[in-house]
Predicted 3D model of a 92-nucleotide RNA (Glycine riboswitch aptamer) from an Actinomycetes bacterium. Rfam family: Glycine riboswitch aptamer. Rfam's curators write: This family represents the bacterial glycine riboswitch. NCBI's taxonomy places the organism under Bacteria, Bacillati, Actinomycetota, Actinomycetes. The coordinates come from a structure-prediction model, not an experiment, and the mean pLDDT is 77. The sequence was found by an Rfam model in a public genome assembly.

RNA sequence: UAGACCUGGAGCGGGAGAGCCCCCGCCGGUCGCGGGGCGCCGAAGGAGCAACCUCCCCGGAAUCUCUCAGGCACCACGACCGCUCCGGCGAG
Numbered sequence: 001u002a003g004a005c006c007u008g009g010a011g012c013g014g015g016a017g018a019g020c021c022c023c024c025g026c027c028g029g030u031c032g033c034g035g036g037g038c039g040c041c042g043a044a045g046g047a048g049c050a051a052c053c054u055c056c057c058c059g060g061a062a063u064c065u066c067u068c069a070g071g072c073a074c075c076a077c078g079a080c081c082g083c084u085c086c087g088g089c090g091a092g
Base pairs, nucleotide, nucleotide: 006088007087008086009085010084011083012082013081014080019038021037022036023035024034025033026032039072040071041070045068046066047065048064052060053059
């Protein structure tokens, strides 16, 4: 105190990847939707290891790894980034 660093949330904007493949069903049929199968993606979430924190134990820890979940036309979601606002903490 008009609140450093750190941190939670909200709003707005940006935001990638991977078959709209096969079969079945709905519909008179197409589009579309749903279910199943195989294939695939990683950036909701989750899990695992690690540089590092730290000299050691415990612990924490990613955009790495896995793919349970989620996703694979559009929409939606979306880690992360920017701006604004509302908090927490208690230093500068």